The RNA shown here (transfer RNA) has 72 nucleotides and comes from a bacterium.
RNAcentral holds the sequence, with entries from ENA.
Its mean pLDDT, the model's own confidence on a scale to 100, is 85.
It matches the Rfam family "tRNA".
């Protein structure tokens, strides 16, 4: 300087236009003398940022920032 990949919940991933979910963790409850395991509920995420295309964007396009890789 140039192509490539990945960024979604505290953490590991899934969702590739109709507007977000699952593991685990957390929490409250239940069980248990008490925990651990087990059940049952809740909470927590303007999808990295900005702009664009759409009736509608996590998704699709530009630009950018972070990280990894390949090449000069």
């Nucleotide at each position: 300087c140039g192509g490539g990949g990945c960024g979604u919940a505290g953490c590991g991933c899934a969702g590739u236009g109709g507007a977000a979910g699952c593991g685990c963790g957390u929490c409250c409850g239940g069980u248990u003398c008490g925990g651990g395991a087990c059940c049952g509920g809740a909470a927590g995420g303007u999808c990295g940022g900005c702009c664009g295309u759409u009736c509608a964007a996590a998704u699709c396009g530009g630009c950018u920032c972070g990280c990894c890789c390949c090449g000069a």